């Protein structure tokens, strides 16, 4: 890079260096920015994808028990909690729209989906 799955309307600050861009395909908008953009460093926060810990429920090979209804560790699934580790992230819905469908419709509006993108885990 490619592929698969999940999520994407919530949330989250300061300081230093730096010195003009940035908002993550393209285009059109619209925003942010010398009251300091991007980037780098330090500290801090947010979140809960993976890891780890933990509660409950269901399921439960082994095992236990047995008149019947059973009990049940490992493992698995779901719903929660914690936040040490691995990432990520700390303007605006992924900032909005583009393409398809449906409804309402004067330019248009609303809803659902797709495409694209981001993040995580896995595979090659």
């Nucleotide at each position: 890079u490619a592929c698969u799955u999940a999520u994407c309307a919530a949330g989250a600050a300061a300081g230093g260096c730096a010195g003009a861009g940035g908002g993550u395909a393209a285009u059109g908008g619209c925003c942010c920015u010398a009251u300091g953009a991007a980037g780098c460093c330090u500290u801090g926060a947010c979140a809960a994808c993976c890891u780890c810990c933990u509660a409950c429920a269901c399921u439960u090979a082994a095992c236990c028990a047995a008149u019947c209804c059973g009990g049940a560790c490992c493992a698995g699934u779901g719903u929660g909690g914690a936040a040490a580790g691995g990432u990520g992230c700390c303007a605006a819905u992924u900032c909005c729209a583009u393409c398809u469908c449906g409804c309402c419709u004067g330019a248009g509006g609303c809803g659902a989906g797709a495409c694209a993108g981001a993040u995580a885990a896995g595979u090659c």